RNA sequence: CUGACCGCAGGGAAUGGGGUCUCCCUUUUAACCGCCGACCGGCCGAUGACUCCUGCGGGCGC
Numbered sequence: 001c002u003g004a005c006c007g008c009a010g011g012g013a014a015u016g017g018g019g020u021c022u023c024c025c026u027u028u029u030a031a032c033c034g035c036c037g038a039c040c041g042g043c044c045g046a047u048g049a050c051u052c053c054u055g056c057g058g059g060c061g062c
Base pairs, nucleotide, nucleotide: 009026010025011024012023013022016053017052018051019050020049021048034043035042036041
């Protein structure tokens, strides 16, 4: 100096925040950035999964 691996730490998983878990990326510029449609345009969900809060949508009751 180069390569590989490991540890720590950080980041990401289509729209907000908290907790837990899972996966992925970080040794070189990554992990990630939904679907339909030729186009105009249209559809769904605040999760990767579970749960709580907030916001939104639907139904019922007062």
Molecule: Fluoride riboswitch aptamer (crcB RNA motif)